RNAcentral holds the full RNA, with entries from SILVA. This is a predicted structure of a 472-nucleotide part of an RNA (small-subunit ribosomal RNA, 3' major domain) from a Coprobacillaceae bacterium. The organism belongs to Coprobacillaceae, within Bacteria.
[in-house]
Context: one part of a larger RNA
RNA sequence: UGACGGGGGCCCGCACAAGCGGUGGAGCAUGUGGUUUAAUUCGAAGCAACGCGAAGAACCUUACCAGGUCUUGACAUGGUAGUAAAGACUCUAGAGAUAGAGGGAUAGAUAUACUACACACAGGUGGUGCAUGGUUGUCGUCAGCUCGUGUCGUGAGAUGUUGGGUUAAGUCCCGCAACGAGCGCAACCCUUGUCGUUAGUUACCAUCAUUAAGUUGGGGACUCUAACGAGACUGCCAGUGAUAAGCUGGAGGAAGGUGGGGAUGACGUCAAAUCAUCAUGCCCCUUAUGACCUGGGCUACACACGUGCUACAAUGGACAGAGCAAAGGGAAGCGAGACCGCGAGGUUAAGCAAAUCUCACAAACCUGUUCUCAGUUCGGAUUGUAGUCUGCAACUCGACUACAUGAAGUUGGAAUCGCUAGUAAUCGCAGAUCAGCAAUGCUGCGGUGAAUACGUUCUCGGGCCUUGUACA
Repeated sequence: UGACGGGGGCCCGCACAAGCGGUGGAGCAUGUGGUUUAAUUCGAAGCAACGCGAAGAACCUUACCAGGUCUUGACAUGGUAGUAAAGACUCUAGAGAUAGAGGGAUAGAUAUACUACACACAGGUGGUGCAUGGUUGUCGUCAGCUCGUGUCGUGAGAUGUUGGGUUAAGUCCCGCAACGAGCGCAACCCUUGUCGUUAGUUACCAUCAUUAAGUUGGGGACUCUAACGAGACUGCCAGUGAUAAGCUGGAGGAAGGUGGGGAUGACGUCAAAUCAUCAUGCCCCUUAUGACCUGGGCUACACACGUGCUACAAUGGACAGAGCAAAGGGAAGCGAGACCGCGAGGUUAAGCAAAUCUCACAAACCUGUUCUCAGUUCGGAUUGUAGUCUGCAACUCGACUACAUGAAGUUGGAAUCGCUAGUAAUCGCAGAUCAGCAAUGCUGCGGUGAAUACGUUCUCGGGCCUUGUACA
């Protein structure tokens, strides 16, 4: 000087408390451990691994296993020689990769392609993340981390950065052997909340006509769209404070003291993660640890754990009816309408590279009827049969539909998690990946919309000062 303390002081955070809803019990989905297996490829491991890499494992992917094959090779550069358009296509054998044979055409064979040969080499998702780059997590969006000059100290170092106030903040003020500065904080960026100007189609419709319909004429008001501006700064008032920084209340205002949300992550810590995104040193394999193919496996199943979905019902289930979003996607695509089918869907087909057409009926909610507290008209697992769709192909191993079947489950022990406002809770919608889909996941979008916070004694984590130290 740090680190640590079941030392002290001050302060903060859904940290506790006050509340609301969960997990832990059930069934299923998914990840992991374990076990099994020819293989169940590999990685991730307290918080910060476990719906994680994987924004899509039937083949492919695929790295794993079995079997069948190749050896200058599936891919790159170079040499010599030869062939020819390469090939498409046809036949035979084969699970296929391939092997054997046939074969027409072309202006040309420099280029290009193929074949043969020999060698340099290719190749490796093989090892080492404790050799590395790059990228990332984490403490933590916590308020810290440092430097120059000066001064003090023999020196390591100290000071500044401590102190008195204050703040979300090393934020600002005052004081002070310090005076300044840098990286962080804040602001500048995006979005949302109000208004104005400009513009008015594919969006809008108050007034005037018109229609089945903003449909058409028309309008430029409104909504909206998207560009530019205005607006919020403790600016104003009162109190308080040290006459400061600020704090408390008020006015005006769409908004008030960082308005809400996002992006943004200091010096560093964990030899944290990744050699399997990629790159790369060294080591290792080279008729194999490389390459191709078929089939299998990654989907196994006594069990254990994590994360979720659906429920256990009446604030509900079922049936019927009317009305109300936002944000997205669409050409090998989205597909209206009509017809067929109980349905998944099929046939046909208008429009739309989309503020125009379409996916697309939002659901909860509201109204009416019914059920009447039951393992039920709750719950839907499991199983049987018949089908639909995608795709060479749904046996291992897809999703969905109809009929039948109708399991556990009556609110969950110890323990434990999230959340402070348009939040929790609850309700649907969309997208990426994607032929299809194991999505209940993830990322977004809107609808309805709470309760509670006395307070900081205690638990956890963190910041500053101080004290002790058998630690560095």